[in-house]
Annotation
The prediction has a mean pLDDT of 85. Large-subunit ribosomal RNA, domain IV from a marine sediment metagenome, 327 nucleotides, folded computationally. Rfam family: Bacterial large subunit ribosomal RNA. The full RNA is in RNAcentral, with records from SILVA.
Context: one part of a larger RNA
RNA sequence: CCCUCGUUAAGGAAUUCGGCAAAACAGCGGCCGUAACUUCGGGAUAAGGCCUCCCAAUUUCAGUUUACUGAGAUUGGGCGCAGUUAAAGACCCAUAGCGACUGUUUACCAAAAACACAGGUCUCCGCUAACUCGCAAGAGGAAAUAUGGGGGCUGACGCCUGUCCAGUGCCAGAACGUUAAGGCUUGGUGUGAAAGCUCUGAGCUCAAGCGCUGGUGAACGACAGCAAUAACUAUAAUUGUUCUAAGGUAGCGAAAUUCCUUGUCAUCUAAUUAGUGACGCGCAUGAAAGGCGUAACGACUGUGGGACUGUCUCAACGAGGGACCCG
Repeated sequence: CCCUCGUUAAGGAAUUCGGCAAAACAGCGGCCGUAACUUCGGGAUAAGGCCUCCCAAUUUCAGUUUACUGAGAUUGGGCGCAGUUAAAGACCCAUAGCGACUGUUUACCAAAAACACAGGUCUCCGCUAACUCGCAAGAGGAAAUAUGGGGGCUGACGCCUGUCCAGUGCCAGAACGUUAAGGCUUGGUGUGAAAGCUCUGAGCUCAAGCGCUGGUGAACGACAGCAAUAACUAUAAUUGUUCUAAGGUAGCGAAAUUCCUUGUCAUCUAAUUAGUGACGCGCAUGAAAGGCGUAACGACUGUGGGACUGUCUCAACGAGGGACCCG
C1' cells in the first nucleotide's frame, strides 16, 4: 500500500453526476392512532405514540358447578443503564415523469419508460375456411366452425378520438376505351403436279390488368403563406389576397418533444443550467405510430424534506488476510 471487517471528538451530505456505500429505523407482538386522494377494494404496518421482566393482592371470562386449567383486567411493590434485554427482524414523508396492474427480456456489460397483457378497433375466413409448413403426398389451423380462427394497429379504467379521398393502397362497378396468345372469315408471296409447307396483310371475336366511375382513415399518409386593420402604444376579433385534397379541432405544451435557452414570471435555497407551478411566435405537440387525465402498483427516472451516519471537513487507531523476508 491492497482486500475484508470494527470503533471514532466536533460537525452532519459540506462528499458526489447522484446519500453510491455505510449508518440508522426495526417483532406484520399488544393497545391507541392514522391524511390527501380513491376505481370505495384501497391508500395502511400510512404517519405517529405507549406497553413488554419479576412478586403480591383484587377481579373478569371460558372449559356445566366445587376443584382444577387456560386467557385477560386493575392496583400495589421489586431489580437493572437497558425486560421482543440474545439471534432473526421494514427507514419514512412530500412531489413530478413514464408504464395501468401480476408478469416477460438482451444465458455471460442493458430488467427498463422496452415486450406481453386484459380491454378497444380494423380486416380476412362459410369449412376441402382463411392462413402457415412442404417439390409433393400430407400436416398444422381443428377432431375447431363466425360468441370460432388468422392478420394489422392500439393497450386497464375515465373523458374523448377533429379536417382532408388530390397522391398511394384497398374495396365495389354486367357499360365504354385499351390490351396477349388463341379462334373465325377473307386476301397475297415463295415453292410444289397436288395435298401441303413457308412468309405475310385485313376484318371480326376475345381475359385479367390498366384507363374510367364511385367508396374507404382505429388504410399508407397529409393537416399553408403574404399583406393591411381598433380613438396612446401594443395587439389584431376583422378584411384583402395567393395557393391547397384539406389547411391542426379538443386537449397538452421550453415537454422523455424547445434549436435560440440558463426563454420569462412565480416558488423552493444564503446562493439552483436542476425541480415544481404558470405563460406560449410549439426551430420541429396533437388525437388508437392514439390525445389528455388517473386510484393502486414499480429492484424504473427526476426533485425536495426528516432520521441517520467516516460520504466528507480529515483523518486516526485496531483485527484478520495479502504484499515483504526466510524456505